Model confidence (mean pLDDT): 78 of 100. A computed fold for an 81-nucleotide RNA from uncultured Sterolibacterium sp., annotated as SAH (S-adenosyl-L-homocysteine) riboswitch aptamer.
RNA sequence: CGCUCCGAGGGGCGCUGCAGCGAUCAAUAGAUCGUCAGGCUUGGAGCGGCGGUAUUCCUGUAGCAACGGCGCCCAUUCAGA
Numbered sequence: 001c002g003c004u005c006c007g008a009g010g011g012g013c014g015c016u017g018c019a020g021c022g023a024u025c026a027a028u029a030g031a032u033c034g035u036c037a038g039g040c041u042u043g044g045a046g047c048g049g050c051g052g053u054a055u056u057c058c059u060g061u062a063g064c065a066a067c068g069g070c071g072c073c074c075a076u077u078c079a080g081a
Stems, first nucleotide, its partner, number of pairs: 001048009010074006018039001020035006038067001
């Protein structure tokens, strides 16, 4: 750095629909229908690749996320009335 799995980022309802996924048609690359607003970031585990021998690794202490189309509702926190 990439892939897979699990978790976290407080929840619910409705709408649209890109990517992805499924089906059908088509046949060199698209159309239609359906589904679809945690697909993002981050923590852990596993696997693989690259690099490094200290601007690295380990331990301790302290602090700690950012974001997520539109509308509504609930929860939580702060302030005002």

Description: Its Rfam family is "SAH (S-adenosyl-L-homocysteine) riboswitch aptamer". The family has 52 seed sequences and 1,354 matches in Rfam 15.1. Gene Ontology terms of the family: S-adenosylhomocysteine metabolic process and regulation of gene expression.